[in-house]
RNA sequence: GGGCUCGUAGCUCAGCUUGGUAUGAGCACUCGACUGAUAAUCGAGUGGUCGAGGGUUCGAAUCCCUCCGGGCCCA
Numbered sequence: 001g002g003g004c005u006c007g008u009a010g011c012u013c014a015g016c017u018u019g020g021u022a023u024g025a026g027c028a029c030u031c032g033a034c035u036g037a038u039a040a041u042c043g044a045g046u047g048g049u050c051g052a053g054g055g056u057u058c059g060a061a062u063c064c065c066u067c068c069g070g071g072c073c074c075a
Base pairs, nucleotide, nucleotide: 001074002073003072004071005070006069007068010027011026012025013024020058029045030044031043032042033041051067052066053065054064055063
């Protein structure tokens, strides 16, 4: 330098193909229940510029373009 792939909650991920409310999931965290106490378990809650910018559209995490960062392969 070229090709492919990934980026969504603190962490690991689903959702993207086929645009239509993120009640998103598990773990973690906070509070409560339970216990002599802790763990486990149960209940509730907090937590998101969906990597950045632009475009298309009534409407974009999702489609298009550019850029940034990680990974793999080729040179």
Notes:
The prediction has a mean pLDDT of 82. Predicted 3D model of a 75-nucleotide RNA (transfer RNA) from a Thermoproteota archaeon. Its Rfam family is "tRNA". It is annotated as a transfer RNA. The sequence was found in a public genome assembly. The source organism's lineage runs through Archaea, Thermoproteati and Thermoproteota.